[in-house]
RNA sequence: GGGCCCGUAGCUCAGCGGUAGAGCAUCUGACUUUUAAUCAGAGGGUCCCGGGAUCGUACCCCGGCGGGCUCACCA
Repeated sequence: GGGCCCGUAGCUCAGCGGUAGAGCAUCUGACUUUUAAUCAGAGGGUCCCGGGAUCGUACCCCGGCGGGCUCACCA
């Protein structure tokens, strides 16, 4: 450098055209002598960046950036 895959909440990931979600973590409350555990609730995201198509995009197309896997030839 070529090919393929990935980039969404603090972390691990789902969602693949029609209002952005789960688990863990954090915070609050209940319970408990206290802590832990358990239960209930809350907050947290310009969906990597830019452009395009569409009535409408996290999702489709193009170009960047970053990460992973793999590979021929030349040298």
Model confidence (mean pLDDT): 80 of 100. Transfer RNA from Aestuariivirga sp., 75 nucleotides, folded computationally. The source organism's lineage runs through Bacteria, Pseudomonadati, Pseudomonadota, Alphaproteobacteria and Aestuariivirga. Its Rfam family is "tRNA". Rfam classes the family as a transfer RNA.